Context: one part of a larger RNA
RNA sequence: GGCAUGUGGGGGAUGCCUGGGCACACGGAGGCGAUGAAGGCCGUGGUAAGCUGCGAGAAGCUCGGGGGAGUGGCACACACGCGGUGAUCCCGAGAUGGCCGAAUGGGGCAACCCGGCCGCCAGGAAUGGCGGUCAUCCCGCAAGGGAAGCGAACCCAGGGAACUGAAACAUCUCAGUACCUGGAGGAAGAGAAAUCAACCGAGAUGUCCGGAGUAGCGGCGAGCGAAACGGACUCGAGCCCAAACCGGUUUCUUUAUGGAACCGGGGUUGUAGGACCUGCGGACGCCGAGCCGCAUGCUACGUGAACUUCCCUGGAACGGGAGGCCAGAGACGGUGAGAGCCCGGUAGCGGACAGCGAGACGGUUCGGUAGCAGUGUUCCUGAGUAGCGCCCGGAACGAGAAACCGGGCGCGAAGCCGGGGGGACCACCCUCCAAGGCUAAAGACUCCCGUGUGACCGAUAGUGGACAAGUACCGUGAGGGACAGGUGAAAAGCACCCCUGUGCGGGGAGUGAAAGAGCGCCUGAAACCACAUGCCUACAAGCGGUAGGAGGCGGCCGUGCUCUUCGGAGUGCGUGCGCGCUGACUGCGUGCCUUUUGCAUUAUGAUCCGGCGAGUUACUACUCGGAUGCGAGGCUAAGCUGCUCUGCAGCGGAGCCGCAGCGAAAGCGAGUCCUGAAACGAGGGCGCCACAGUAUCCGGGUGUAGACCCGAAGCCAGGGCGAUCUACCCAUGAGCAGGGUGAAGCUGGGGUAACACCCAGUGGAGGCCCGAACCGGUGUGGGUUGAAAACCGCUCGGAUGACUUGUGGGUAGGGGUGAAAGGCCAAUCAAGCCUGGAGAUAGCUGGUUCUCCCCGAAAUCUAUUGAGGUAGGGCCUCGAGGCAUGUUUGCAGGGGGUAGAGCGACUGGAUGGGCGCGGGGGCCAAAGCGGCCUACCAACCCCAACCAAACUCCGAAUACCUGACAAAUCGACCUCGGGAGGCAGUCGCUGAGCGAUAAUGUCCAGCGGCGAGAGGGAAAGAACCCAGAGCCACAGCUAAGGCCCCGAAGUGGCCGCUGAGUAUAGCGAAGGAUGUGUUCGUGCCGUGACAACCAGGAGGUUGGCUUAGAAGCAGCCAUUCCUUUAAAGAGUGCGUAAUAGCUCACUGGUCCAGCGUGAAUGCGCCGAGAAUGGUCGGGAUUAAGCGGCCCGCCGAAGCUUGGCCUUCUGUCUUACGACAGAGGGGUAGGGGAGCGUUCCUGUAACAGUGAAGGGCCCGUGGAAACGUUGGCCUGGAGUGGCAGGAAGUGAGGAUGCCGGAAUGAGUACGCGCACAUCCAAGUGAAAACCUUGGACACCGUAAACCCAAGGGUUCCUGCGCCAUGGCAAUCAGCGCAGGGUGAGGCGGACCCUAAGGCGAGGCCCCAAAGGCGUAGCCGAUGGACAGCCGGUUGACAUUCCGGCCCCGUCUUGCAGUGUCGAAACCAUCAGGGACACCGAAACAAAGCAGGAGCGGUCAUGUGGAUCGACCGUGUAAGGGCGUAGGCGCAAGCCGAGACCUGAUGCCGAGAAGGACCUUCGGGUGCUUCGAGUUCUGUGGAGUCUGCGGGCAAGAAAAGCUGAGGGUGGAGCUGCAAAACGUCCGUACCGUAAACCGACACAGGUGGGUGAGGCGAGUAGCCUCAGGUGAAC
Repeated sequence: GGCAUGUGGGGGAUGCCUGGGCACACGGAGGCGAUGAAGGCCGUGGUAAGCUGCGAGAAGCUCGGGGGAGUGGCACACACGCGGUGAUCCCGAGAUGGCCGAAUGGGGCAACCCGGCCGCCAGGAAUGGCGGUCAUCCCGCAAGGGAAGCGAACCCAGGGAACUGAAACAUCUCAGUACCUGGAGGAAGAGAAAUCAACCGAGAUGUCCGGAGUAGCGGCGAGCGAAACGGACUCGAGCCCAAACCGGUUUCUUUAUGGAACCGGGGUUGUAGGACCUGCGGACGCCGAGCCGCAUGCUACGUGAACUUCCCUGGAACGGGAGGCCAGAGACGGUGAGAGCCCGGUAGCGGACAGCGAGACGGUUCGGUAGCAGUGUUCCUGAGUAGCGCCCGGAACGAGAAACCGGGCGCGAAGCCGGGGGGACCACCCUCCAAGGCUAAAGACUCCCGUGUGACCGAUAGUGGACAAGUACCGUGAGGGACAGGUGAAAAGCACCCCUGUGCGGGGAGUGAAAGAGCGCCUGAAACCACAUGCCUACAAGCGGUAGGAGGCGGCCGUGCUCUUCGGAGUGCGUGCGCGCUGACUGCGUGCCUUUUGCAUUAUGAUCCGGCGAGUUACUACUCGGAUGCGAGGCUAAGCUGCUCUGCAGCGGAGCCGCAGCGAAAGCGAGUCCUGAAACGAGGGCGCCACAGUAUCCGGGUGUAGACCCGAAGCCAGGGCGAUCUACCCAUGAGCAGGGUGAAGCUGGGGUAACACCCAGUGGAGGCCCGAACCGGUGUGGGUUGAAAACCGCUCGGAUGACUUGUGGGUAGGGGUGAAAGGCCAAUCAAGCCUGGAGAUAGCUGGUUCUCCCCGAAAUCUAUUGAGGUAGGGCCUCGAGGCAUGUUUGCAGGGGGUAGAGCGACUGGAUGGGCGCGGGGGCCAAAGCGGCCUACCAACCCCAACCAAACUCCGAAUACCUGACAAAUCGACCUCGGGAGGCAGUCGCUGAGCGAUAAUGUCCAGCGGCGAGAGGGAAAGAACCCAGAGCCACAGCUAAGGCCCCGAAGUGGCCGCUGAGUAUAGCGAAGGAUGUGUUCGUGCCGUGACAACCAGGAGGUUGGCUUAGAAGCAGCCAUUCCUUUAAAGAGUGCGUAAUAGCUCACUGGUCCAGCGUGAAUGCGCCGAGAAUGGUCGGGAUUAAGCGGCCCGCCGAAGCUUGGCCUUCUGUCUUACGACAGAGGGGUAGGGGAGCGUUCCUGUAACAGUGAAGGGCCCGUGGAAACGUUGGCCUGGAGUGGCAGGAAGUGAGGAUGCCGGAAUGAGUACGCGCACAUCCAAGUGAAAACCUUGGACACCGUAAACCCAAGGGUUCCUGCGCCAUGGCAAUCAGCGCAGGGUGAGGCGGACCCUAAGGCGAGGCCCCAAAGGCGUAGCCGAUGGACAGCCGGUUGACAUUCCGGCCCCGUCUUGCAGUGUCGAAACCAUCAGGGACACCGAAACAAAGCAGGAGCGGUCAUGUGGAUCGACCGUGUAAGGGCGUAGGCGCAAGCCGAGACCUGAUGCCGAGAAGGACCUUCGGGUGCUUCGAGUUCUGUGGAGUCUGCGGGCAAGAAAAGCUGAGGGUGGAGCUGCAAAACGUCCGUACCGUAAACCGACACAGGUGGGUGAGGCGAGUAGCCUCAGGUGAAC
């Protein structure tokens, strides 16, 4: 380390539970609000953080009612109370009800600030407090009334998308949906025919069922989709005006029998009606409204039967047993376990002071209400209307033949002898009466209240939320949005003791039935982590298993012995038992899923475990099947009625389907339609003959819906939220050390006629120069799981400007802004963010969960904006029917034009030769005709030899067709119907095309395999060879292939070959070679071959030519000769300058028997180069190589044998089943049969003597699984067999979701910028870190100090150390508790205005919402405005205290002034406030340095003096005096500094005294003393709003001052004294550990002060004061 077992830890699954949810039914209610809502903020308790309640009368007050003993909410503590004089509690009514919010006196950054008037209170007054009142708009003369704002859905209206669908897209669709806006109600809207209809009729509207997916509309695509009419619900629902006419009032004029307006009467319809006229008639009645009375009802409640009987178990009885009782009550819940009789309740009965509520009924009052008939045709009967034109919209209807309704613009009637409609239009006919209005019920919805129910959930479920949840947390904001339940019956929640840091934690003890129920505590699974025990493991090799199995350790059985409390324990023995654990060694063996032609693949996905996680539901629309009912018929729908009421039964026949078809239709009809010579007929099409449907339920499939689940990038919107980042702009403020250069101008000099110009000086310009702060970001290095989601180091750019920056504000998403990069608009930008449409769409990827049985594909055709999609066909499956139809082989009969072949058979191609038509060329000739030659081309023909997919005189093998024949075979075949899958294929062989007679290439045809196929062989291998796996067997035979060993079987037999390690599966060519075997030719050879050796190899001649030379041998020429010879070339090579020389051919001799050569063939050799020794699979071997013949054997899941399971067919069988035959590989897929989970119904049964769940076993079944008679332990309250039913029904995968736990790993890396710490003491359990002291170091234009923003108690003290702190911690910005912020003068409000915002009225614009904007108001970053020094606390101080001052108001006193008119107010006017930038100069404060003086401290053994070193030598506002200077004509005004005062004060280096505390180091108060003067230098706030310069020409208003008219009617001014002076902020951090950056983060953050030395300097370096050593 592995396996196993046991015991634990960890974790929180499972089971059980429910206080919470979800859905629905019935009933109620359908609003609340200026009498201040909804919703909040802040308070409120003795102690009080949260929730709840309540409101300064504050977990409450009063009254009435109920109720009757406890009680002060959740919340169980302490303290203190209340209650029979009736509390707490419940109901009703009332009182109170802070502040915000419509918010409403004004304002505002919601919960705050500031007012006017009236009254009251306090005060002398100023002033403060209390109560009331004061917004705007509409109506109204007024009095007065109303509106607003909020609220879930439903409703009406004004606007109105897009994704999507159409497989693209534009009309169209989605859809008048989402969304925005206005408005209303409990419902809304519609509504009483200028309607439909069809020649019959109906009689307002709405809703439901049907009509009907019909008629239609429609790129006639996708899709959209009526109406009439019928049946129902409801309903005793219909009415009122205008006008004619009559009358009245007012008014006008053209004075009339006039007009107009208003009022009253009248009148309200279409078979016309009314007015007018005539006649008749008339109030009992009817209708409406108000008020009163009253039953039932709602808002608290009361009453309400029957066992706490006995025994048993138990902690407890509600269980079991026994015996009783009630029931108009056996609903439910509780009580220590299952309770009719214990408790609350339940059925039934009863009940209201008060409030609410509907209206039946009764009473009463008021108001309204006249019709009927007739005559006549005088009057009336809705006008910028109807209609028409153009353009739109709505209607199912998209411009269409487009009627109808509505809108805009234009034109524009009739008027009853009139007008509208009937789907263009016209006629006839029918029907209705527009241009005015009202109207209940039936219908939609549920934020809310009550009751009840559930084949709904049960803590990853059910609401997001069972719990302090719209909370924590995230975000600027809109907005997003969690995790998290369980002790026990009862806290009886562990007194006490021990260890420990008076810890944490633990051990005892105690409680309890149980503590292994001990506080995140029921049960307590798994991953994971330990410990203990048994076996194994350190020379060994891999999907980790499976099969065998040595050995070891146990168990059981049998048996012996010992002990025994008798239950058993211990110890031996055994050919005993494969019972358990382990497992050396051996055979075989490349995970799972997905996707693919094909995956161990180095292709996808998964760390592990647990839980969750995907074909559902509706329309019961269509279709098929099954079941059931009825059947030529079947069924009801809405609705109604009844009942035991989410349902059932009955009624309901409107309607639907079927019963008849044909035709475009009229139409005809068992027929009909078409062609057709006139009609028929004939023929043909579709029907009939040959007839079964319909309704419901269940199942398969389809359609429409998100439709199996998860997944976009995106589009739109309406809408909303964002300019705290950033871009630009507006307003108002602020900042820029120091140094340099030296423009214009000016002055002087020169110069010119005068200019110009030149020189010097002065001057101080500049998008000037150098360079800090500040702003930026050039290069490079680092960083890049950072210190940092953009930084650090060095370097670098700008740095008086187009500069930088603070505060406030503006511009907003097809929009802004942009010195322009498509940059920026909150870490997001070629269109922000949030939410919604929304479950967009996804022909794409991934995933899709239990078992067994049967069959079983395809990767092709056709079509496709089609190619990875889809549809139809082919192929699969299931059912029904047909009932021998199919297939194979044989036989018989057929057609063909392929392979081959051929072309003297076509069409073409094509080579050589012969002949030579014809042509070219040459010569001759030439007027013309011609002639000859030709190594040129060449026809026909002949000879020889050929080629062809698109040639064929020919022509197979196969294949194909037919057959009534034969045999074999069958889930085969045919038809119809339901369901699919599939349309990516791949390899091998054969035949073709393309390609290169390349490709693991591509495309066809045929076959086979893989796909979807295991087994054997080929070392290993989808496809090759053999062979098709139901299961078991330690049986047999074979196939391919093998038989020496690995490794089963022959070291088998015979005959050859190879010698290359060839070969034994695994390349190899042209070419080459005297390798070797065999075969066949041919030549020479005993007249002597071949080879070797010996000898010869000559002469003419140096052949001729050429050449310098050429003699056999540079070259050229020559039939290359002749001679001698056995033979010898005018020469085969070497050689020489040329000769020479050596050779060869050739000849003889010696020797001896075969010697050459060619072809074919077997096996070999070379040709032959790659990276591990890297190989024939290996080793070994040499036949175990190659060829041939022969015998034997091995070898598979094939075949056989035995047993078993199962499917189909047949026979038998009531069934169960039996027998026979044939089957049982399988992906997509089809079919069949089962298992299990949750819940429900019915019916058994079990359970504290122990349910579910959990752990470990045992047993059973073919599997899922099961054991309801299984076993032991845990657990502590429920369980569920059987028969059915209903589903949120089965998990390993989705880079799935949530939680937990591992691995990596005690590993990597880190502990977050300064070179920085050290020592001693203290405290403490413990000290690098805390405290004290000492030393050292760092910053010092900061790392010091003070403000603003922001934060919000972090401040101080005490007690703590679980967490936080990058370590530790005794410490802390941490936890707990207590404390702390004091203002007339500081800041803000109370004053003012800027940008900008809001915006009365009126006005302008505008679908609505709204936009703009006047007066005015708000709004600082600006204007205005009165305090300084010192002291004090643990923590505050310009706030408290001391001292010295100041402002305003009021009162009093004095003085002045005022009725000859004060203050105040108002119209008007004026001054002032009031301003930029740059530059220079004068004066000049603080500060700083130095010197002197003065006061001290120290001082080297001690004392003294001098010298020396060091410290100190300070002091405000205000007041007085108005200087320098400035402004002004002046009067006068402004005004630094200095001086005096303030100050006999305060402070003060230090010294002295004494007190208290002390860890003896020291610390803290108190008292007294104490110098405090001046010079020089530097410096440059301020005077100064001045001066100078240039051009870019540099806020407003108020306070304040004044003029002035009016109102007003008595104060006002100065001095002095007294009194008074509101609200808010004030702690602390604030270049940072407290702000913005997720952090105690190397980043960012506006203003002021900011010392010394060197230095130009705020640079740089070192140091003061002060701070720090930064947490490993």